[in-house]
RNA sequence: AUUGCUAAAGCCAAACCUGUCGUGAGGCAGGGACGGAAAGCCACAGGUCUUUAAGAGACAGCUGGGUUGCCAGUU
Repeated sequence: AUUGCUAAAGCCAAACCUGUCGUGAGGCAGGGACGGAAAGCCACAGGUCUUUAAGAGACAGCUGGGUUGCCAGUU
């Protein structure tokens, strides 16, 4: 620099249930594992969703992008 086929050390945790916050999308905590090689972080572009609308929000486990990083392989 590049790759994620295999292995290992660890890591995260969908659905669902409980509590709690929010009008809501959803957030947080506990349980729980469908999965994940960035399922770490950032709403920058697209997308989806909430809000009667304006305005304002939600989703990083939808895609792309940015940025940081573990292990292993290759050069």
A computed fold for a 75-nucleotide RNA from a Deltaproteobacteria bacterium, annotated as c-di-GMP-I-GGC riboswitch aptamer. Taxonomically the source falls in Myxococcia (Bacteria, Pseudomonadati, Myxococcota). The coordinates come from a structure-prediction model, not an experiment, and the mean pLDDT is 82.